Model confidence (mean pLDDT): 86 of 100. Predicted 3D model of a 97-nucleotide RNA (Guanidine-I riboswitch aptamer) from Celerinatantimonas diazotrophica. It was read from a public genome assembly, where an Rfam model found it. The model forms 100% of the base pairs in the Rfam consensus. The organism belongs to Celerinatantimonas, within Bacteria.

RNA sequence: CGAAUGGAUGACUAGGGUUCCGACUAUUUCGAUAGUGUCUGGUCCGAGAGUUAUCGACCUCCUUGAGGUUACACGGCGGGAUAAAAGCCCGGGAGAC
Numbered sequence: 001c002g003a004a005u006g007g008a009u010g011a012c013u014a015g016g017g018u019u020c021c022g023a024c025u026a027u028u029u030c031g032a033u034a035g036u037g038u039c040u041g042g043u044c045c046g047a048g049a050g051u052u053a054u055c056g057a058c059c060u061c062c063u064u065g066a067g068g069u070u071a072c073a074c075g076g077c078g079g080g081a082u083a084a085a086a087g088c089c090c091g092g093g094a095g096a097c
Stems, first nucleotide, its partner, number of pairs: 007055006015045002020042002022039001023036005056070006072092001074095001078090003
């Protein structure tokens, strides 16, 4: 100076809306129907820059195993999906430094 790797998934949370359940309101042929998410909630969605676990990768050693490392990261507008929205996806994007 150059090249390569710098990864994947799960659980959870910040957050999110309203398909279902529930709550509230109204109606009711008492079976249920409609509305409200400016209803705390349960199901549900959910982080590159959040937590954690497992795997993978690399390195070392006393090698049928054990240990270590896995860094840094400011970020629109706008659009997309889903019932709908979001730190989801476009997106370590555009841009900034």